Predicted 3D model of a 1384-nucleotide RNA (small-subunit ribosomal RNA) from an uncultured rumen bacterium.
[in-house]
RNA sequence: UCAGUGGCAGACGGGUGAGUAACACGUGGGUAAUCUACCCUAGAGACUGGGACAACAGUUGGAAACGACUGCUAAUACCGGAUAAUUUGUACCAAGAUAACUAGGUAUACUAAAAGGAGCCUUUAAAGCUUCACUCUAGGAUGAGCUUGCGGCGCAUUAGCUAGUUGGUAGGGUAAUGGCCUACCAAGGCAACGAUGCGUAUCCGAGCUGAGAGGCUGAUCGGACACACUGGGACUGAGACACGGCCCAGACUCCUACGGGAGACAGCAGUUAGGAAUAUUCGUCAAUGGGGGAAACCCUGAACGAGCAAUGCCGCGUGAGUGAUGAAGGUCUUAUAGAUCGUAAAACUCUGUUGUAAGGAACGAAACCACGAUAUAGGAAAUGCUAUCGUGCUGACGGUACCUUACCAGAAAGCCCCGGCUAACUACGUGCCAGCAGCCGCGGUAAUACGUAGGGGGCGAGCGUUAUCCGGAUUUAUUGGGCGUAAAGGGUGCGUAGACGGUUUGUUAAGUCUAAAAUUAAAGCCUGUGGCUUAACCACAGUUCGUUUUAGAAACUGAUAGACUUGAGUAUGGUAGAGGCAAAUGGAAUUUCUAGUGUUGCGGUUAAAUGCGUAGAUAUUAGAAGGAACACCAGUGGCGAAGGCGGCUUGCUGGGCUGUUACUGACGCUGAGACACGAAAGCGUGGGGAGCAAAUAGGAUUAGAUACCCUAGUAGUCCACGCCGUAAACGAUGAGUACUAAGUGUCGGGAAACCGGUGCUGAAGUUAACACAUUAAGUACUCCGCCUGAGUAGUACGGUCGCAAGGCUGAAACUCAAAGGAAUUGACGGGCACCCGCACAAGCGGUGGAGCAUGCUGUUUAAUUCGAAGAUACGCGAAGAACCUUACCUAGACUUGACAUCCCCGGCGAAGCUAUAGAGAUAUAGUGGAGGUUACCCGGGAGACAGGUGGUGCAUGGUUGUCGUCAGCUCGUGUCGUGAGAUGUUCGGUUAAGUCCGAUAACGAGCGCAACCCUUUUCCUUAGUUGCUAACAUUCAGUUGAGAACUCUAAGGAUACUGCCGGUGACAAACCGGAGGAAGGUGGGGAUGACGUCAAAUCAUCAUGCCCCUUACGUCUAGGGCUACAGGCGUGCUACAAUGGCCGGUACAAAAAGAAGCGAAAUCGUGGGAUGGAGCAAAUCUAUAAAACCGGUCUCAGUUCGGAUUGAGGUCUGCAACUCGACCUCAUGAAGCUGGAAUCGCUAGUAAUCCUGGAUCAGAAUGCCAGGGUGAAUACGUUCCCGGGUGUUGUACACACCGCCCGUCACGCUAUGGGAGUUUGUAAUACCCGAAGUUGGUAGCCUAACCUUUUAGGAGGGAGCCAACGAAGGUAGGACAAGUGACU
Repeated sequence: UCAGUGGCAGACGGGUGAGUAACACGUGGGUAAUCUACCCUAGAGACUGGGACAACAGUUGGAAACGACUGCUAAUACCGGAUAAUUUGUACCAAGAUAACUAGGUAUACUAAAAGGAGCCUUUAAAGCUUCACUCUAGGAUGAGCUUGCGGCGCAUUAGCUAGUUGGUAGGGUAAUGGCCUACCAAGGCAACGAUGCGUAUCCGAGCUGAGAGGCUGAUCGGACACACUGGGACUGAGACACGGCCCAGACUCCUACGGGAGACAGCAGUUAGGAAUAUUCGUCAAUGGGGGAAACCCUGAACGAGCAAUGCCGCGUGAGUGAUGAAGGUCUUAUAGAUCGUAAAACUCUGUUGUAAGGAACGAAACCACGAUAUAGGAAAUGCUAUCGUGCUGACGGUACCUUACCAGAAAGCCCCGGCUAACUACGUGCCAGCAGCCGCGGUAAUACGUAGGGGGCGAGCGUUAUCCGGAUUUAUUGGGCGUAAAGGGUGCGUAGACGGUUUGUUAAGUCUAAAAUUAAAGCCUGUGGCUUAACCACAGUUCGUUUUAGAAACUGAUAGACUUGAGUAUGGUAGAGGCAAAUGGAAUUUCUAGUGUUGCGGUUAAAUGCGUAGAUAUUAGAAGGAACACCAGUGGCGAAGGCGGCUUGCUGGGCUGUUACUGACGCUGAGACACGAAAGCGUGGGGAGCAAAUAGGAUUAGAUACCCUAGUAGUCCACGCCGUAAACGAUGAGUACUAAGUGUCGGGAAACCGGUGCUGAAGUUAACACAUUAAGUACUCCGCCUGAGUAGUACGGUCGCAAGGCUGAAACUCAAAGGAAUUGACGGGCACCCGCACAAGCGGUGGAGCAUGCUGUUUAAUUCGAAGAUACGCGAAGAACCUUACCUAGACUUGACAUCCCCGGCGAAGCUAUAGAGAUAUAGUGGAGGUUACCCGGGAGACAGGUGGUGCAUGGUUGUCGUCAGCUCGUGUCGUGAGAUGUUCGGUUAAGUCCGAUAACGAGCGCAACCCUUUUCCUUAGUUGCUAACAUUCAGUUGAGAACUCUAAGGAUACUGCCGGUGACAAACCGGAGGAAGGUGGGGAUGACGUCAAAUCAUCAUGCCCCUUACGUCUAGGGCUACAGGCGUGCUACAAUGGCCGGUACAAAAAGAAGCGAAAUCGUGGGAUGGAGCAAAUCUAUAAAACCGGUCUCAGUUCGGAUUGAGGUCUGCAACUCGACCUCAUGAAGCUGGAAUCGCUAGUAAUCCUGGAUCAGAAUGCCAGGGUGAAUACGUUCCCGGGUGUUGUACACACCGCCCGUCACGCUAUGGGAGUUUGUAAUACCCGAAGUUGGUAGCCUAACCUUUUAGGAGGGAGCCAACGAAGGUAGGACAAGUGACU
């Protein structure tokens, strides 16, 4: 060192959390019902014999695992006997306690062990001594078993469970109690204080969070339990029913020679699989601990260390100081100058933590042990034991921590965020796309929200996301919520359990309070101190909830024994009442029937029809029948618990209120379950049926009308009996008791005081507000019921009740970020009240029909440029498109440009005129001579830039339309309200008016109204030319003298203010009437347009941000187009004729314009016009006003109406009249005979009608603007239409009724219920089979120790067999759960 015998250990240590809802755990007890190896203390002992079996040797089986047979042998292995305490049994004694008992003594019987190992001394040996090991007894310590009070999950859509079940007696079994097991007996035991079942789950110290109370969790560390592939079982042992032991069954893996075997990482590493995801097949026993050993020592993936991972906690660094050309670069911008990154960098001067290199270098080590020495007790002595001292030996980590020296700012910063919450903003890109998002939400062309960049903020070797828990959340409310309307009072009563309970006395001590003791393991938390450089970390000291025990207190609650009368009740006298049940009875009305009278309609409706009626209805008279309901009285009146109750009478009966005096003596209140009542509708059986009337039929209405209206009409409504059990069963307000201002109506009692009901107004108080307010929703107490976002849904499933209909109980998946209450401001209403407007009505004239003009749409086109779109676009921008305009199209040209500024180069020659080419732009040549020669002029060049009638009016300014010239819109201070807000601004009058007066918690003020401005109407003053002319003179003529009176002109004044009178009114404001006056009640007209609305209009007047184009989307030129033409619309003109057309004649205006202008007379022309050129820069000149009036003609006709269209010929303007002008002459002579539905304007000098002028403009109005002439009708009135104002009311609207919103259907998707079934699982039950094993039995078989009568038997043992129990397995019918399933 290896094999074997023997001993001890292997039940510790290490792992995991499957099972378990249980004495499994925690906590406190009990064990007098128990055991405990090794260890400690004390005592006693260790005597005497015997037979084997491994190893080993031989033979042999098997592939192997592993055996079989024969033979030999040792022990601290095994066995017999002796000795004796304890134990046990029996008998007896005495003590304590008691419901059962306990400990002690005596006698008797039974029961144990190894003559061992090592050492010392003496010695021949024996004996002796020491130590280790051994046996027994008693005690201790430690550990364990059993038992018990209390504590900690969900579901009641789990309500009943249980036969060894509960108890007893006897026995068995165990270390020990016990139905733990067996036999017998009894019928118990558990449960609403949650049994049983199902689901889920190891429990705790503790951890996270929270102010706490709590809520959630059970990783690391520590305690307990359970498990070891799954299930069952025992053996050994002090201890196991045993993780690295055994047997059996099952599933799986491996080996095999097919016969049979092997295995179990939830030990440490490691592998594989799964997964979002979790480490090295490392070092050492150096320390700590464990096992064995006398010890050395051996074992130890316990442990100590190292490795990997920012997984966590803690500490440190990535540099510090100076440094302004505020560099470059990036980004932004008001853009060429700033801002910012930014003292940041660079540069200079330092430091050296860390890093790198070199050198030194630990603590953790002290024991055991070895050697040497000393000391104590006992002993004859020695070894030894015990204690001390000295020396020696031992480090995995690790040449690591740490220290010293040298060197270099050198090697060391990221992540998230920047709309609000929430600290931090700009640019670009994108354009409801891409994307973001915790919630709200962002993105549709200027995104602080997406992406990127610059900048900034936060944290930092980390940062952000995700998941989970607590908090905020008083959002399950014990602390600490609610229930009239937000979710929430049971439909009502009675009453069981339970909860709560009046005054007083005694006792008790369960609750309660006080003190002490035990326990509350350690760690953790907290406080303090200390040790690693600090901290994390570690060490030490202190502190505690709870439970139990003992002692005490006696106010309160409880318990118990008495007493009291105020709560409650009883008796007694009255009293009101649609309280209930039953029976009888009355009149009115409807309907039907009979009979009479009577004749054609009745009935019904907005209007009708269906229906009834000549077979005689309706109407009317009389009689009869039948059913149902009870007019008036009648009333926020009465009664009842609620539902509910109404003619009158009688009978039976419940309750209330009140008065009076007695009696009982807390008998009370509430009330889970239970029980009873409970409108209408509905159901069952049998009656009844007049009226009414779901369903149904018919008639209407309507687009339709399964409705509203009408005519009929069945269930039902009524009665009896039995079900149902629900309602907005409402006061949306549970019951009881006490307390807390008043006023008033009404019912009952009472003489009054007062008591009891039922209403209203209102104080304090309450309430989110509304509101409630002694009949509380106030202040308190007691008990019950109920709520916890909306929808799904009072649905599904399950259970239960019901004849059914259905009721009660009652979810989830999924979806949303709301749903809801009360109040506020608006808006709206086929709500109400009041008022206004040419809003209607009353009138007049039109449009819509015709032709033409003009604008728009549509279409067409190369282009028909663009804009405007209900009112509030459409004779609009456009006060005037042949070219131009012009923006569009075609073609031809130019590219720093037609236009502006800057720079460089050359020096010449611009505009104009002429010629040539061309459609022209343009080009060339000539002429010309502005300007320039310091270059300001011309030409050329480069780039900055010019240019854009390109886009966006939803990026804008400015301007404008409209509501609307409507009377409104606001503010300050105050007051009211939690607040939004209100008040003022409402109310009574009045007005055109928020105009004014009065009232008034409001008082004032502003923008609007009105007035001030212009014009018109009257008068006055001043001034009289170009205007005027009364008187005088004059003329054809105010033409000329003359005049300044008048008209007129244009400057300044005056006048009108409800000032005066009467009436009405409130002694007001104001209104009505009147006078005077030129004018009368804002005299007429104009200008003037509040806060705001319509994302109204305009980027094409102009300006402008951003975007876009840049040899073109810019600029120039010619021609064309805007002028097209099937259709449609708007606005106009002219007409349709006699109130007229035509012809002739005669009157009367205003306003305005005129010099590249208006243009007279005269002449010519039928005319357009031409010639002409007087006069006029204008009260001087330039114009025929027309309708009207007078006379004539036409005579109702498509005309002497109407003038379109077309032909011919002209005039004028203009460079030009073809596309595409206006006008004239002659000729032509269309539609049209007053206009459908519908619709517009106008209230007085207005409508209607008639002419005149002007702007624009070369020319070109039927349009627009302005002027005058002639000149009406009607308005009862506010019911209706439209619009507007004020107040009020309802609202689920707020983009505000052009709002909001419901359901079906179609298609797709999602979640869920049902579903013939089908598949799987879980826990049981009954039966079958029955392994291992244990217990019991056992004829025959095998058997060393002991016994014997001696060769065999006995005792004992064993295998085998049998029986019982017994896992897995099988069969059967059910239960429960899950998956899936056509279809629905």